[in-house]
């Protein structure tokens, strides 16, 4: 200096927006004393643990790998600061580009 490897899947969370649901406002129609119900439009600067997306450097579990062992089984599975910009989805993000550029 270069190459290879540093695994896969799932649960949950930090976080994220707005397709759907809900909420709010307005309008229309219906009911009608006031009301109720339905539809449409707008709002995520609507606090929704409804649902959805979700971490290489977050949690947990399983599998896998590897070492020892006749086997059962046991050990290990390390370390990890990080833009801008772009992309997907309805849209956004610690998602993907990306253990990237860069830094030590």
């Nucleotide at each position: 200096g270069a190459a290879a490897g540093a695994g896969u899947g799932a649960u949950c969370u930090a976080g994220g927006g707005u397709u759907c649901c809900g909420a709010u406002a307005c309008a229309u129609a219906u009911c009608u004393a006031u009301u109720u119900u339905a539809u449409g439009u707008a709002u995520g600067u609507c606090u929704g643990c409804g649902a959805c997306c979700g971490a290489g450097a977050g949690u947990u579990c399983a599998c896998g790998g590897u070492u020892c062992g006749a086997a059962a089984g046991a050990g290990c599975u390390a370390c990890a600061c990080g833009g801008a910009g772009g992309g997907a989805u309805a849209a956004a993000a610690g998602c993907c580009c990306g253990g990237g550029a860069g830094g030590u």